Description: A computed fold for a 74-nucleotide RNA from a Desulfobulbaceae bacterium, annotated as c-di-GMP-I riboswitch aptamer. Rfam family: c-di-GMP-I riboswitch aptamer. Rfam links the family to the GO term cyclic-di-GMP binding.

Parts: sequence; structure tokens; C1' cells
RNA sequence: CUGAGAUAAAGCCAAACUUGUCGUAAGACAGGGACGGAAAGCUACGGGUCUCAACAGAUAGCCGGGCUGCCUUG
Repeated sequence: CUGAGAUAAAGCCAAACUUGUCGUAAGACAGGGACGGAAAGCUACGGGUCUCAACAGAUAGCCGGGCUGCCUUG
């Protein structure tokens, strides 16, 4: 540098639900909580889905792409 994997070890994240706050809403943030995750880290670029009268917005733990990264191993 590159491929594979979660067996080990050290760890990491955190669904549903719930409390508070923000938002028209989808949903987001913080606390509790743990269904799960090997990128469940970041990114709204493409598709999908959701919200909105529309414009617009949300979703990365829907799929794909891009960038970055721990450990073991080839």
C1' cells in the first nucleotide's frame, strides 16, 4: 500500500420504547435504554422512502457511490 475477516483482545456505535427541548411535519438534539451493527464513522452525489398546499426539508441503522478509520490476518 492492498485484500479478507470479527475467531481473539481492547474497545466503539446504539433500534424500539421512554423523559425533556426544537420543528407545521417527517424528524433532530440531550438523558435513560439495547434490537442490532465490521464501518450502524463522515458525506444528501444517484436512486428509493417519508414530510410539506407548494417551494423546500428529512432519512447515511434503505440501496449504491465518494472520503476516512481500530484490531487480526494474507